This is a predicted structure of a 74-nucleotide RNA (transfer RNA) from Candidatus Methanoperedens sp. Its mean pLDDT, the model's own confidence on a scale to 100, is 80. The sequence is in RNAcentral, with records from ENA. Its Rfam family is "tRNA". It is annotated as a transfer RNA.

RNA sequence: GGGCGCAUAGCUCAGCUGGUUAGAGCACGGCUCUUAUAAAGCCGGGGUCGAUGGUUCAAAUCCAUCUGCGCCCA
Repeated sequence: GGGCGCAUAGCUCAGCUGGUUAGAGCACGGCUCUUAUAAAGCCGGGGUCGAUGGUUCAAAUCCAUCUGCGCCCA
């Protein structure tokens, strides 16, 4: 230098055929239970989906560029 893949909650990830409120597990906070803790059960907070622009009535999802990370080729 060329090609490919990934980027979504604190962490690990799902969602990718554009459309109904952006979700799960763990973690965190509260409550129940317990003498107390743990476990278990219930409830809750937390995200403008890497950035910018474009297409569209509508974008996490499609397109372009850029950034970061990984792999392959030279």